[in-house]
């Protein structure tokens, strides 16, 4: 100096929930708030999975403000891919 593993700590992030804003929704942003997190950093055309259905399809139904299908909309705190960090042992 580098790699791996482990314990703890300063620092970091921030689930549910609440207020405001955006959105058809899922969801997002922001202010609180902490369940947790050693990648809870980044990536959602070119892996999988999950959520939603404004619009579209017109398959069912014919009562429609109904049911069903489909992402081009989302989720990285589901897996995955990728980059990477201070001190102690």
């Nucleotide at each position: 100096a580098a790699a791996u593993a482990u314990c703890g700590u300063c620092g970091g992030c921030a689930a549910a929930c609440c207020g405001g804003c955006c959105g058809a929704a899922a969801g997002g942003c922001u202010g609180g708030g902490a369940c947790g997190c050693a990648a809870a950093g980044c990536u959602a055309g070119a892996g999988g999975g999950c959520c939603u259905u404004c619009a579209c399809c017109g398959c069912c139904a014919c009562a429609a403000u109904g049911g069903g299908g489909u992402a081009u909309g989302g989720c990285a705190g589901c897996c995955a891919g990728u980059u990477g960090c201070a001190c102690c042992u």
c-di-GMP-I riboswitch aptamer from Luoshenia tenuis, 89 nucleotides, folded computationally. The coordinates come from a structure-prediction model, not an experiment, and the mean pLDDT is 75.